[in-house]
């Protein structure tokens, strides 16, 4: 001197699916039925370890435990800015 990548903070974007039914004065409550996939969690293909049983092993795939199904909020992911770190040269 260059500044890949990473972490954190602020801001922008950000899908899906009943404003269902019953109870109730009402609720964001309780119960029932129907759904969604993008917090989190769980499962595994190739590959790999092992004589074997079995283990390790990815996703926006699968499951739907959790969460969610008007708006708002939140939200994976993503963009911008700032700070810190700093691969390579």
């Nucleotide at each position: 001197a260059u500044g890949a990548g990473a972490a954190c903070a602020g801001g922008g974007g950000g899908a899906g699916a009943g404003a269902c039914u019953a109870c109730g004065g009402a609720a964001u409550g309780u119960a029932g039925c129907g759904c969604c996939g993008a917090a989190g969690g769980a499962g595994c293909a190739a590959g790999u370890g092992g004589c074997a049983a079995c283990g390790c092993g990815a996703a926006u795939c699968u499951c739907u435990c959790a969460g969610g199904c008007a708006a708002a909020a939140g939200a994976a992911c993503u963009c911008c800015u700032g700070u810190u770190u700093g691969a390579c040269g």

Predicted 3D model of an 89-nucleotide RNA (Glycine riboswitch aptamer) from Anoxybacillus thermarum. The model forms 91% of the base pairs in the Rfam consensus. The organism belongs to Anoxybacillus, within Bacteria.